Source information
Predicted 3D model of a 74-nucleotide RNA (transfer RNA) from an Oscillospiraceae bacterium. The source organism's lineage runs through Bacteria, Bacillati, Bacillota, Eubacteriales and Oscillospiraceae. It matches the Rfam family "tRNA". By type it is a transfer RNA. Rfam's curators write: Transfer RNA (tRNA) molecules are approximately 80 nucleotides in length. It was read from a public genome assembly. Its mean pLDDT, the model's own confidence on a scale to 100, is 81.
[in-house]
RNA sequence: GUCUUCGUAGCUCAGCAGGAUAGAGCAUUCGCCUCCUAAGCGAAAGGUCGCGCGUUCGAAUCGCGCCGGGGACG
Numbered sequence: 001g002u003c004u005u006c007g008u009a010g011c012u013c014a015g016c017a018g019g020a021u022a023g024a025g026c027a028u029u030c031g032c033c034u035c036c037u038a039a040g041c042g043a044a045a046g047g048u049c050g051c052g053c054g055u056u057c058g059a060a061u062c063g064c065g066c067c068g069g070g071g072a073c074g
Stems, first nucleotide, its partner, number of pairs: 001073007010026004019057001028044005050066005
């Protein structure tokens, strides 16, 4: 340099043949329980869906460019 794959919550990931409020587990915070802690139960908070532009009535999802990680080839 070319091709390919991935980028979604603090972490690990689902959702990606376009559709209504963007989700799960763990972690965090609060509450319940307990003599206390842990475990368990309940709740809350947490996201410009890597960035920009475009297509569309509508984009995490499609197209183009860029950035970053992995792989293959040279």